[in-house]
Context: one part of a larger RNA
RNA sequence: UGACGGGGGCCCGCACAAGCGGAGGAGCAUGUGGUUUAAUUCGAUGAUACGCGAGGAACCUUACCUGGGCUUAAAUGCAAAACGACCUCCCGGGAAACCGGGACUCCCUUCGGGGCGGAUUGCAAGGUGCUGCAUGGUUGUCGUCAGCUCGUGCCGUGAGGUGUCGGGUUAAGUCCCAUAACGAGCGCAACCCCUAUCCUUAGUUGCCAUCAGGUAAUGCUGGGGACUCUAAGGGAACUGCCUACGCAAGUAGUGAGGAAGGUGGGGAUGACGUCAAAUCAGCACGGCCCUUAUGUCCAGGGCUACACACGUGCUACAAUGGUCGGUACAGAGGGUCGCUACCUGGUGACAGGAUGCUAAUCUCAAAAACCGAUCUCAGUUCGGAUCGAAGUCUGCAACUCGACUCCAUGAAGCUGGAAUCGCUAGUAAUCGCGUAUCAGCAAUGACGCGGUGAAUACGUUCCCGGGCCUUGUAC
Repeated sequence: UGACGGGGGCCCGCACAAGCGGAGGAGCAUGUGGUUUAAUUCGAUGAUACGCGAGGAACCUUACCUGGGCUUAAAUGCAAAACGACCUCCCGGGAAACCGGGACUCCCUUCGGGGCGGAUUGCAAGGUGCUGCAUGGUUGUCGUCAGCUCGUGCCGUGAGGUGUCGGGUUAAGUCCCAUAACGAGCGCAACCCCUAUCCUUAGUUGCCAUCAGGUAAUGCUGGGGACUCUAAGGGAACUGCCUACGCAAGUAGUGAGGAAGGUGGGGAUGACGUCAAAUCAGCACGGCCCUUAUGUCCAGGGCUACACACGUGCUACAAUGGUCGGUACAGAGGGUCGCUACCUGGUGACAGGAUGCUAAUCUCAAAAACCGAUCUCAGUUCGGAUCGAAGUCUGCAACUCGACUCCAUGAAGCUGGAAUCGCUAGUAAUCGCGUAUCAGCAAUGACGCGGUGAAUACGUUCCCGGGCCUUGUAC
């Protein structure tokens, strides 16, 4: 100087407390450990691994296993020398890859050659093999915590200190006062984006108040820019005003005004550094290793196994509910190898027609809610696992191993031990919708979007983590 303390003081955070809802018990989905296996590819392992890399494992992917092939090789360049092709088709072997045979077969030309093509030879290959403890780049975490430093000066023999401490204040090393310090940098804040309000401009594909036309009905049509909205530019919030306290910074107020009030709400933004943290399998790269194989092609299998253990989720155990019928209201996205209105067939998944849309134009397209009816507390009209039969769709192909539909079957489960998690407002809870990946889909996942919409916070003694000052130390 740090680090640590079951030392002290001050302060903060869904850290506790106050509340609401979960998980831990059940079934299933998914990841991991373990076990098994020819193989169950590899990585991630307290917080900071475990619905993680993977935003799509039937083949492919694929790196693993078994078996069958190739050895300049899957690609590209250069050189040499021979050829005229390559593609395609046929025959034989084969699971295919591939091997053997056959057919077919270039262009320009000054006829010297050139271009192009594949086969051969040589030189360069290739490796998801090892080392993240050789590295770059990227990332997690402490932590969006308020810290981390520098120049000059001053103090100290020096390591170092001071500044950065003290008194207040703040979300903040934020600001004020004081001061052997005076300044400055990286952080904080602001500048950026979305959202809440208003104005201006612009009205198509959006809108429809007024006028007119028209329909069974509909902005459907003429028209209009008022309104909603769209999307570009601006205004607006600054403790600016008032009162109280205060030297000031600032704090308090059912204050005023205002759409919004004290950082309005959300996002992006992550200082010096810590964990030899993670990644050589995204990529790059040093070194080491393999080179008729640790490279490469193919078929099939495996990554989907299953006495068990754990994590993360979904569905429930019901009446604030289930079933049936009727009837409303979103936002954000996607769509031409696509989304499909509408019609017909089918109980249905879907199929056959048909129309619009390269989209503010057409389309995918809401649910909870609301209004009725029924069930009446049961393992039930709860719950849907499992299993049988029949189908639909995608795809070369659904046996291992897809999703969906219909009929039948109807398991566990009656609110969950110790212990534990999330959340402070349009939040939790609850309800549906969309997208990426994608032929299809194991999505209950991830990332977004809106609808309905709470309870509680006395307080900081305690638990956890963190910041500042101080103290002890044999580290």
This is a predicted structure of a 475-nucleotide part of an RNA (small-subunit ribosomal RNA, 3' major domain) from an uncultured prokaryote. It matches the Rfam family "Bacterial small subunit ribosomal RNA". The coordinates come from a structure-prediction model, not an experiment, and the mean pLDDT is 82.